[in-house]
Molecule: c-di-GMP-I riboswitch aptamer
Organism: soil metagenome
RNA sequence: GAUAACGGCAAACCCGUCGUGAGGCGGGGGCGCAAAGCCACGGGGCUCGAGUUAGAGCCAGCCGGGUUACCGAA
Repeated sequence: GAUAACGGCAAACCCGUCGUGAGGCGGGGGCGCAAAGCCACGGGGCUCGAGUUAGAGCCAGCCGGGUUACCGAA
């Protein structure tokens, strides 16, 4: 980050499955994405729990940050 190329990922929803739950995984599906690859470090949202103090978890396709990667016009 282009009227480029090879490709990649996969929203909502549906089916199955795991989980108290947020949600995860597999299949279908395709809204979109130049990191929509990875990381829970900061902010934020969500769930469980507590209600005296404290905590545990989920979301990377919410933002910031870290890190790795394909192509090569300006």